[in-house]
RNA sequence: CUUAUCGAGAGCGGCGGAGGGACAUGGCCCGCUGAUGCCGCAGCAACCGGCCCGUGAUGGGUGCUGGUGCUAACUCCUGCAGGGAACCUCCGCGUGAGAGUCCCCUGGAAGAUAAG
Repeated sequence: CUUAUCGAGAGCGGCGGAGGGACAUGGCCCGCUGAUGCCGCAGCAACCGGCCCGUGAUGGGUGCUGGUGCUAACUCCUGCAGGGAACCUCCGCGUGAGAGUCCCCUGGAAGAUAAG
């Protein structure tokens, strides 16, 4: 850089000792009843590999002494663009306008993981 996936799933112990949840902002949350992190074990998943079955091709199954990954919260939410519902505000009261509130949908950006 390319492609695929990201609302599912899976925790105990040891070390350690103050912030942490990648990122401006704004939220929300975790943390001295010890978080984040590191190590061990256990577990989850099934991207790659293996094995079995099958197709013209795509594929389906299997957790395997294999290679990764993961085990708070949707990738914690928001963010950038477009669209929609409700409310609110305004007026010339309409098939109107809006710079407000809140919710939803689609796409994007960034990130993570795998394979190349």
About this RNA: This is a predicted structure of a 116-nucleotide RNA (SAM riboswitch aptamer (S box leader)) from a soil metagenome. Its Rfam family is "SAM riboswitch aptamer (S box leader)". Gene Ontology term of the family: regulation of gene expression. Its mean pLDDT, the model's own confidence on a scale to 100, is 85.